[in-house]
RNA sequence: GGGCGGUUGGUUUAAUGGUAAAACGCUGCAUUCACACUGCAGAGAGCGCAGGUUCGAUUCCUGCACCGCCCA
Numbered sequence: 001g002g003g004c005g006g007u008u009g010g011u012u013u014a015a016u017g018g019u020a021a022a023a024c025g026c027u028g029c030a031u032u033c034a035c036a037c038u039g040c041a042g043a044g045a046g047c048g049c050a051g052g053u054u055c056g057a058u059u060c061c062u063g064c065a066c067c068g069c070c071c072a
Stems, first nucleotide, its partner, number of pairs: 001071007010024004018055001026042005048064005
């Protein structure tokens, strides 16, 4: 330099155009002498950045950044 994949709560991952879901973690309550387990409830991300298309973009297109793999 070229090709490909990825970037979404604290972590690991979903979501093929209609204002983002789950598990673990966290907080509160119940239970216990207490802790753990378990049950119930709750908080927490606007999706790497900037543009474009669209009535509407995490999703489609372009550029850039970062991470990984391959080729040279």
About this RNA:
A computed fold for a 72-nucleotide RNA from Candidatus Azambacteria bacterium RIFCSPLOWO2_01_FULL_46_26, annotated as transfer RNA. It matches the Rfam family "tRNA". Rfam classes the family as a transfer RNA. NCBI's taxonomy places the organism under Bacteria, Bacteria candidate phyla, Candidatus Azamiibacteriota.